Model confidence (mean pLDDT): 81 of 100. This is a predicted structure of a 73-nucleotide RNA (transfer RNA) from a Thermodesulfobacteriota bacterium. It matches the Rfam family "tRNA". About the family: Transfer RNA (tRNA) molecules are approximately 80 nucleotides in length. Rfam classes the family as a transfer RNA.
RNA sequence: GCUUGAGUAGCUCAGUUGGUAGAGCGUGUGACUGUUAAUCACAAGGUCCUCGGAUCAAAGCCGAGCUUGAGCG
Repeated sequence: GCUUGAGUAGCUCAGUUGGUAGAGCGUGUGACUGUUAAUCACAAGGUCCUCGGAUCAAAGCCGAGCUUGAGCG
């Protein structure tokens, strides 16, 4: 330099033929218990890597960039 994958909650990841963003773990509160743990219930936490474009409408489409993995040279 060329090709290609990934970037979404604190962490690991779903969500892709465009239509109000989710799970598990973790965190907080409560219940339970002599206490802790475990279990159960509830809650908080996101402008979906950045900018721009098309669209009534974008996490998902188009363009440019950033970070990172893999392959080739």